[in-house]
RNA sequence: AGAGUUUGAUCCUGGCUCAGAUUGAACGCUGGCGGUAUGCUUAACACAUGCAAGUCGAACGGUAACGAAGCUAGCUUGCUAGCAGGCGACGAGUGGCGGACGGGUGAGUAAUGCAUAGGAAUCUACCUAGUAGUCCUGAAUAAUACCGCAUACGCGCUACGGGGGAAAGAGGCCCUCUUCUUGAAAGGUCUCACUAUUAGAUGAGCCCGCGUUAGAUUAGCUUGUUGGUGAGGUAAGAGCUCACCAAGGCAACGAUCUAUAGCUGGUCUGAGAGGAUGAUCAGCCACACUGGGACUGAGACACGGCCCAGACUCCUACGGGAGGCAGCAGUGGGGAAUAUUGGACAAUGGGCGCAAGCCUGAUCCAGCCAUGUCGCGUGAGUGAAGACGGCCCUAGGGUUGUAAAGCUCUUUCAACGGUGAAGAUUAUGACGGUAACCGUAGAAGAAGCCCCGGCUAACUUCGUGCCAGCAGCCGCGGUAAUACGGAGGGGGCUAGCGUUGUUCGGAAUUACUGGGCGUAAAGCGCGCGUAGGCGGGCUGGUUAGUUGGGGGUGAAAUCCCGAGGCUCAACCUCGGAACUGUCCUCAAUACUGCCAGUCUUGAGUUCGAGAGAGGUGAGUGGAAUUCCUAGUGUAGAGGUGAAAUUCGUAGAUAUUAGGAAGAACACCAGUGGCGAAGGCGGCUCACUGGCUCGAUACUGACGCUGAGGCGCGAAAGCGUGGGGAGCAAACAGGAUUAGAUACCCUGUUAGUCCACGCCGUAAACGAUGGGUGCUAGUUGUCAGGCAGCUUGCUGUUUGGUGACGCAGCUAACGCGUUAAGCACCCCGCCUGGGGACUACGGUCGCAAGACUAAAACUCAAAGGAAUUGACGGGGGCCCGCACAAGCGGUGGAGCAUGUGGUUUAAUUCGAAGCAACGCGCAGAACCUUACCAGCUCUUGACAUCCCGAUCGCGGUUACCGGAGACGGUUUCCUUCAGCUCGGCUGGAUCAGUGACAGGUGUUGCAUGGCUGUCGUCAGCUCGUGUCGUGAGAUGUUGGGUUAAGUCCCGCAACGAGCGCAACCCUCGCCUUUAGUUGCCAGCAUUUAGUUGGGCACUCUAGAGGGACUGCCGGUGAUAAGCCGGAGGAAGGUGGGGAUGACGUCAAGUCCUCAUGGCCCUUAUGGGUUGGGCUACACACGUGCUACAAUGGCGGCGACAGAGGGCAGCGAUCCCGCGAGGGUGAGCAAAUCUCUAAAAGCCGUCUCAGUUCGGAUUGUUCUCUGCAACUCGAGAGCAUGAAGUUGGAAUCGCUAGUAAUCGCAGAACAGCAUGCUGCGGUGAAUACGUUCCCGGGCCUUGUACACACCGCCCGUCACAUCAUGGGAGUUGGCUUUACCCGAAGGUAGUGCGCUAACCUUUGAGGCAGCCGACCACGGUAAGGUCAGCGACUGGGGUGAAGUCGUAACAAGGUAACC
Repeated sequence: AGAGUUUGAUCCUGGCUCAGAUUGAACGCUGGCGGUAUGCUUAACACAUGCAAGUCGAACGGUAACGAAGCUAGCUUGCUAGCAGGCGACGAGUGGCGGACGGGUGAGUAAUGCAUAGGAAUCUACCUAGUAGUCCUGAAUAAUACCGCAUACGCGCUACGGGGGAAAGAGGCCCUCUUCUUGAAAGGUCUCACUAUUAGAUGAGCCCGCGUUAGAUUAGCUUGUUGGUGAGGUAAGAGCUCACCAAGGCAACGAUCUAUAGCUGGUCUGAGAGGAUGAUCAGCCACACUGGGACUGAGACACGGCCCAGACUCCUACGGGAGGCAGCAGUGGGGAAUAUUGGACAAUGGGCGCAAGCCUGAUCCAGCCAUGUCGCGUGAGUGAAGACGGCCCUAGGGUUGUAAAGCUCUUUCAACGGUGAAGAUUAUGACGGUAACCGUAGAAGAAGCCCCGGCUAACUUCGUGCCAGCAGCCGCGGUAAUACGGAGGGGGCUAGCGUUGUUCGGAAUUACUGGGCGUAAAGCGCGCGUAGGCGGGCUGGUUAGUUGGGGGUGAAAUCCCGAGGCUCAACCUCGGAACUGUCCUCAAUACUGCCAGUCUUGAGUUCGAGAGAGGUGAGUGGAAUUCCUAGUGUAGAGGUGAAAUUCGUAGAUAUUAGGAAGAACACCAGUGGCGAAGGCGGCUCACUGGCUCGAUACUGACGCUGAGGCGCGAAAGCGUGGGGAGCAAACAGGAUUAGAUACCCUGUUAGUCCACGCCGUAAACGAUGGGUGCUAGUUGUCAGGCAGCUUGCUGUUUGGUGACGCAGCUAACGCGUUAAGCACCCCGCCUGGGGACUACGGUCGCAAGACUAAAACUCAAAGGAAUUGACGGGGGCCCGCACAAGCGGUGGAGCAUGUGGUUUAAUUCGAAGCAACGCGCAGAACCUUACCAGCUCUUGACAUCCCGAUCGCGGUUACCGGAGACGGUUUCCUUCAGCUCGGCUGGAUCAGUGACAGGUGUUGCAUGGCUGUCGUCAGCUCGUGUCGUGAGAUGUUGGGUUAAGUCCCGCAACGAGCGCAACCCUCGCCUUUAGUUGCCAGCAUUUAGUUGGGCACUCUAGAGGGACUGCCGGUGAUAAGCCGGAGGAAGGUGGGGAUGACGUCAAGUCCUCAUGGCCCUUAUGGGUUGGGCUACACACGUGCUACAAUGGCGGCGACAGAGGGCAGCGAUCCCGCGAGGGUGAGCAAAUCUCUAAAAGCCGUCUCAGUUCGGAUUGUUCUCUGCAACUCGAGAGCAUGAAGUUGGAAUCGCUAGUAAUCGCAGAACAGCAUGCUGCGGUGAAUACGUUCCCGGGCCUUGUACACACCGCCCGUCACAUCAUGGGAGUUGGCUUUACCCGAAGGUAGUGCGCUAACCUUUGAGGCAGCCGACCACGGUAAGGUCAGCGACUGGGGUGAAGUCGUAACAAGGUAACC
């Protein structure tokens, strides 16, 4: 310090998630030791038991218990009684001090609190210092308990005259007296105590400034309330309380209310600023079962005190009592979860006491827990045959791994034995025989957890097969999973490791430091203006802000730095710094503030001009529409894509004239004007707002912005009353459509118009708040001014309104003096998408509704700009038998063939729009054959290896069983090679064994190879450079041109590659070479190029030439090229072929072949017979033959090319009507043969289901073949079906082409209408590119990128989740009114009672009674929050439900508000 995740990719915005640290933690697995620290976060829930606050006999009366010693008496010689409460002591009691500290908890409390800094009107036991005192009595059993009298330095009160108020003694010692060692009295002294008071210290009370959570869907609150006077009250100020008077006080700088919460030092995190938190330790506060109350006291309204009320628990003899663990342990409960009913007062501290001492669950220790943190250990060295085993493997090896074993060492920790502290001062040690030290034995007792797809360090194998499962985010898993589970290996941390939760960080994702608002979320629709914020120049004053110096404070601990102590560290101790704060004081005076004065530039006023659809009211004008009347006139008119509804013979539409009514104002008209915005448009008048320019004087900062507030505010809508021509929601009808509650048409009502009043919203948009200043320009336009002259131009200036553009800004697009630039001021607003422009509540409204405005839940995205593609019922340009123009077909018939479907034991399998369907199949009777039925074999039909036997094997004859495979028998021929002579080696056959063979089984979505297709379309890319943040762009676009990214020109591009073209083959012309099997001009010859001869010609097959826009003209830009022409056999790629770029379709093929994985292994392998692939209601594709006269039939009979041929082609002759048969010359072929070409010509038929057509069927034959039944082809005779040119639709073809005619070949025993080739005859048409289809380039839109066969919306149905409403119902909190009125203090009364020498009286006091206050409780009415709730509303979510197709392209009616 960042990373992952939106996309095909990019940049941005933006959320989600991760890596870090943290913890009073919990859970899972595991667990050796020690130090140190922590340990009910939940039920302030209830508590059994024990302990936690006592102490003082030196205050006192005393003697219940205990103890010791002495004397006396009795006797059971160790017991009882007495001296004798005498002594030590001490239960209970009186009295004093302490129980207000210490300890716990955080319920309440948003201020009676806390923190910080101050203040004045106070008290303070014990402690310190000072001053002055402590006399005399009384009552009860006594007193340091209680009361009174006296005194009063100082202290209170005061009307300044005066008046008031105290005390306590105890202990030790000495002396005197008495008595004879005891008492009493007096005195002295010391110590402690006492009284009054002044100070101090400590502690406490009160007041004030500043700070201290969230909510405005809480906006008004308050009656002792705010103040005054007087009185009371308190330790003390005060409405603290009361009486009277006044009507105040608080609040948008957030009162009141609601919710939450103890506050702080600190702690965690963070670079910091901040954020979160408030366990342990420390300070303060509050509380002590719940509520109220006071008493005592220096101090309490009191945790282990009291009274009352309430709830709960316990005891009871039922009359009545007792209790309060949020002290320490402990129990139950709750909970994911938190310890021992331990030891000691040895230390530190506290209470009491003169002290000894007692008490102390404060505290110090120990116990439990890996809860955290720190430290240590679980061994060290050596050790390669790189062992065994495991895992992987390309089978070679690799890895675990020096790891182990083995050998040599060591002993920390733990264990055992011994010595043994400090903590304590003279003593006292719970911890504790602890820490530490010494010794002994032995590698001995001591390693796990998580992870390994990316983020994120670490990879293989097996299993599983969208299952089981994983997952923090993205996401893995559907048969080859580094992501699930196991294993091996690896990585990380380590007595722990992971998970979960929490907080901060990363997150600049609330932005003070440090963000934004044109399009991503975000500028209020616009103005006026209050509070507030901010504010021009100069001078002076002040010093509040500000800055500096000094001082106080900021507790300690913590953090930081430096030292020191535990072996180190954690931990502890000491010192320093710091505590960023706050207060006081001194100084400074630039800036801000405040005060005073002044100025003119900001702002305004005045004067003179100017433009304008600015506003309001009144009036007025013409055109048009509609209606009415009248005329002319006749059958239609309207309307539409086409129609219909509609109007019209009762006279429409059209046209003429007149009239009526309402609404809107053509042209001018303009990115022109005005206005704050909404908005404003005929003309005139009246009233009126603002603006601009020019000029002079004046005012003198009067300014800007603007939360609340007020006003204006399109359209639609609402109310009342008018008005109503046209238009026109709703509605009706007609169309369209699968439907059409729409788009289109006809009609028509609200409404649109006016007046008044509401509503208050719009994509109210420049999606851009207002103001001020600064920062290049160019150009247009509107309203003015100035200067110059050529008088219509130039220059300049102010204000407005546009276009382009530099710098700069921006994610980009873009903005750019009219900023989205650079700055300042003020306001508004935003913080992921959905839920939600919603619910509830509130305000406004007549209503519709508006404004304000959440949450649960859910997703990992939603979004902006730009890029490349793809797509569009977008555009432009161009091409193609794409259309058009033509010719001929298919679709109808019969048949052939392929497919689907059906059938079947099987009808093997594959191919599926174009690009499957006469396709794989260049040829299924058996074979093929993969399918079915039956029979049969199991190392196998085929390959390699091992072992055994044989020497072969093989061919051949015949027989038997069998359907055959197969099995059995048999005749004849043949009798392996090498050799080191060894059944040694090789070879062959058979038998056996297992490794294996075999598979047309599966996966073409695991693959190679091959192929189809877009498409023979003109495209597809790269290097360097340049541009862009980037994806990318440029080049390749543009202007021309071409069949072409073909070429030229231009250009931030320059070059290059794969394609195009050319090079290759073939046809067309010529030359040359060569003439046999080819040819024959001339010369001979023949039936015949037959032969001689020749090779000139044709031809054959080798080599060359030829065509290149080369030449001319025109055009074009002088180019590329195009048009025309010449020459030429051929002219602009001359015709045809081969040749198929980057890629697309998970296209096709595992059944050509090859091949990974999986599967079968007496079968999914092998063999065999028979069957099937040939089925047949039907549907489709491709063909053949036809429907006839451009023809059929008969006759005549000429001309090709290209191929094939030895298990072959087969002449000739003979036979047969014919298929064919017999014979067999020639030919391995320019020689022989297939081989006859057919269309053609002549004749006939004469438009018929025919002399067309030939299906079908019968019958007789032929050929091939082992075999034509299922199931071949052909021939003869007979039969003679459908069909008379084919609906919607659809195919091919642009020249030697279509059409038509025949010929040959491949494979093949045989079988073609198919396929592949060959030639013969031989057209028509193309204006042209509007349209259909496909394609190319450019451009545009996009919410598509699996790319339109895309994406995507809403209802309904189902499941589920949270939520709103809801008759009501239950509970909490709270308010108001009233009733009741415990305890208590207080006010009143007080007839009864009332001690201090005696009596009487008085004062005073007490009991009692009574009043107001008041807790709990009750009644009534509200407010608020929460739970449940029949039913109901919408919302979210959910692989494959229904209906439509709203949006994204012009989304097929542009979309949206």
The RNA shown here (small-subunit ribosomal RNA) has 1457 nucleotides and comes from an uncultured prokaryote.
The sequence is in RNAcentral, with records from ENA.